[in-house]
A computed fold for a 519-nucleotide part of an RNA from an uncultured bacterium, annotated as small-subunit ribosomal RNA, 5' domain. Its Rfam family is "Bacterial small subunit ribosomal RNA".
Context: one part of a larger RNA
RNA sequence: GAUGAACGCUAGCGGCAGGCCUAACACAUGCAAGUCGAGGGGUAUAAUUACUUUUGUAAUUAGAGACCGGCGCACGGGUGCGUAACGCGUAUGCAAUCUACCUUGUACAGAGGGAUAGCCCAGAGAAAUUUGGAUUAAUAUCUCAUAGUAUAUUUAGGAGGCAUCUUUUGAAUAUUAAAGAUUUAUCGGUACAAGAUGAGCAUGCGUCCCAUUAGUUAGUUGGUGUGGUAACGGCAUACCAAGGCGAUGAUGGGUAGGGGUCCUGAGAGGGAGAUCCCCCACACUGGUACUGAGACACGGACCAGACUCCUACGGGAGGCAGCAGUGAGGAAUAUUGGUCAAUGGAGGCAACUCUGAACCAGCCAUGCCGCGUGCAGGAAGAAGGUUCUAUGGAUUGUAAACUGCUUUUAUACGGGAAGAAACACUACCUUGCGAGGUAGCUUGACUGUACUGUAAGAAUAAGGAUCGGCUAACUCCGUGCCAGCAGCCGCGGUAAUACGGAGGAUCCGAGCGUUAUCC
Numbered sequence: 001g002a003u004g005a006a007c008g009c010u011a012g013c014g015g016c017a018g019g020c021c022u023a024a025c026a027c028a029u030g031c032a033a034g035u036c037g038a039g040g041g042g043u044a045u046a047a048u049u050a051c052u053u054u055u056g057u058a059a060u061u062a063g064a065g066a067c068c069g070g071c072g073c074a075c076g077g078g079u080g081c082g083u084a085a086c087g088c089g090u091a092u093g094c095a096a097u098c099u100a101c102c103u104u105g106u107a108c109a110g111a112g113g114g115a116u117a118g119c120c121c122a123g124a125g126a127a128a129u130u131u132g133g134a135u136u137a138a139u140a141u142c143u144c145a146u147a148g149u150a151u152a153u154u155u156a157g158g159a160g161g162c163a164u165c166u167u168u169u170g171a172a173u174a175u176u177a178a179a180g181a182u183u184u185a186u187c188g189g190u191a192c193a194a195g196a197u198g199a200g201c202a203u204g205c206g207u208c209c210c211a212u213u214a215g216u217u218a219g220u221u222g223g224u225g226u227g228g229u230a231a232c233g234g235c236a237u238a239c240c241a242a243g244g245c246g247a248u249g250a251u252g253g254g255u256a257g258g259g260g261u262c263c264u265g266a267g268a269g270g271g272a273g274a275u276c277c278c279c280c281a282c283a284c285u286g287g288u289a290c291u292g293a294g295a296c297a298c299g300g301a302c303c304a305g306a307c308u309c310c311u312a313c314g315g316g317a318g319g320c321a322g323c324a325g326u327g328a329g330g331a332a333u334a335u336u337g338g339u340c341a342a343u344g345g346a347g348g349c350a351a352c353u354c355u356g357a358a359c360c361a362g363c364c365a366u367g368c369c370g371c372g373u374g375c376a377g378g379a380a381g382a383a384g385g386u387u388c389u390a391u392g393g394a395u396u397g398u399a400a401a402c403u404g405c406u407u408u409u410a411u412a413c414g415g416g417a418a419g420a421a422a423c424a425c426u427a428c429c430u431u432g433c434g435a436g437g438u439a440g441c442u443u444g445a446c447u448g449u450a451c452u453g454u455a456a457g458a459a460u461a462a463g464g465a466u467c468g469g470c471u472a473a474c475u476c477c478g479u480g481c482c483a484g485c486a487g488c489c490g491c492g493g494u495a496a497u498a499c500g501g502a503g504g505a506u507c508c509g510a511g512c513g514u515u516a517u518c519c
Stems, first nucleotide, its partner, number of pairs: 001518003005515005012371006018364002020329001025327003029324003034071003039068002045062007078282003087207008097199002102195007110144004120133005150175011180187002208254003215245003220242008257279004261272004284305005307318004335361001337360003343357001344355004374405004384396005411455005419446001425440006463508005468489003474503005484491002
C1' cells in the first nucleotide's frame, strides 16, 4: 500500500459498488419454462331462442381446464466437487465434419390409407397410478406418384494439389419429398445450393510442488480387415508384429478449475483468481441411454446406492451448487420484497402470455467518493480544572460567555421529472408490392423518488488511537519486579515522560484502532 474481511469502541447524511471465503452439509414453504385456438377433435360452463307440468329437451353463439400436435425446455441462472488435461491461453488446420431458427437463390407441393389420445362405457388400487371395450381428428403417422446441382454404385474424359486425394464435364442404374391454416392482408410446408451463427475434431508452443516417487505401459505402440461416428482415430472388435514413454523427469504422490484481469513494485519480478466478461466441469452419489439440429440433459427418463417423507404394509414420492428463506457449521456474509415500465429471452401473424434473466426497492460504515456537525468579531486573558521556583505566575484559551451573520444538512408545507422509444391502431406519402417513412394515439415497478421553492431556528449531528526510542506528541498523582505493559529494544524492586488515573498534547476523523493475509 491492499482486502469479498472479522473483532473492539464510536456513529449525522448521500451517491456508486460489494455482501456464505466455512459444510459440492441437510432442506419446510412459495415462486424460477412455457407458449400457440391462425395445426386438430372438442367438453364443462354461460347467453339467446323454441318447446315443456317443476325437472328438463332441442337449436344457435361464445367457450375455461384437460388431450393430440408444433416450437421451446441444450438458452438464461447457480456452483467450483472433479480435472495437471489439447482443460485453459495463444497460433494454425479440417482435402476428416455437423449446424434448428435466420438471410439469399432455384424448383416443387399430385393421389390415397390405417390408427390413436381426448370424449363415452365398464373396472383395479389407500395412493401414486392404471386396465379393458367402443368411437373420432389433425401441420400426428403410413403407402403410391413426381424429382435433380441430392445420395449410393459403375463408367468415359479435363484441370489442380497437400500424401490419402480435390474439383469439373458427361453417361447408366437404384433410392429418398411435401401440409395445410386464415379475419384473403398473409403465415406456414418439401428438396437442393450459398451465407451467417453455433458446435465438433486435430496440431505447435505455454501452463504448480515432490527424485525422501526411477522405471512405466497389454488395447499398451503400430499394421490389416470389419464395425461405429456428423467426422478422423485402438473409438470398438478379430488377426498380425513388438513396439510406445522416460533424468529435456516418464510413472506415481500432493495441490489446484484456466484466462482476461486484480494487488504490490521505479521496473524486473512476487502474490491472488471475490464482483464483471470468455472457456471448462458439475447438478444427492455412481452408471446408462432415449428424444432431438443440438444433451448423454440442474427444475427429463431408467437402473443401483445413501438419506428424507407418505402408506390401508401390498406399494409409492423426493433432490435449492435457481431466487428468497430454514437448520447446521463458522470470527463472518442480506428480504420467504415490487414490476415485467425499460433491456433481453421463449412461444405467437399479432394482441399478448411467461420470464426470482433483468430492472428496482429493503438490510449491512463492508469498501471508495462527496457533504455536514457552523462562520466572523470577542481579553475582565472570567470562573473551574491542571501545574510551578506558589501574596504571584503558566496552561486549558478566542476557547467559553457575549454581539452580529449564514441555513448546507435535518424538520414542516408546496411544486415535481428524465428514463418512453416503440409494437399495435388510425391518417397520409413513397414503393421494386416484399416493405419503408411521417404525424397522431397508448404504455413507468422504481415514485410523489431525484430535483426544486418557501418558513423558522445554531438550531438536528464527534469520536478513536497514541504520547521511552524506532515515531509526531509531557507533566502530576497512585503503585512499588506487585498490579500490569509490550511490534522490536525493553519498562515496573519508593521521586516510572514505558503500568493505572488526571490535565495537556499529537495523528486521523464518521470513523479510529487491533487481528489475519499478500507485495